Background
A computed fold for a 72-nucleotide RNA from Toensbergia leucococca, annotated as transfer RNA. Its mean pLDDT, the model's own confidence on a scale to 100, is 85. The organism belongs to Toensbergia, within Eukaryota. Rfam family: tRNA. About the family: Transfer RNA (tRNA) molecules are approximately 80 nucleotides in length. Rfam classes the family as a transfer RNA.

[in-house]
């Protein structure tokens, strides 16, 4: 240089066009002498960035940044 695949919560990830979810961690409350385990609630997202196609985009087209693999 090319070619491919990934980029969602603080950390690991589902969601493959129609209201963004779990676990883990956080905080708060039950529980208990006090933790811890255990239960219950709650907070945390411009879905990496720009463009477009669509009545509607995390999801589809382009491009752009980043990570990584492979070729040369």
């Nucleotide at each position: 240089g090319c070619u491919c695949a990934c980029g969602u919560a603080g950390c690991u990830u589902a969601g493959c066009g129609g209201u963004a979810g779990a676990g883990c961690g956080u905080g708060a409350g039950a529980u208990u002498g006090c933790a811890g385990a255990u239960c219950u609630c709650a907070a945390g997202g411009u879905c990496a960035c720009c463009u477009g196609u669509u009545c509607g985009a995390a999801c589809c087209a382009g491009g752009u940044c980043g990570u990584g693999a492979g070729c040369u």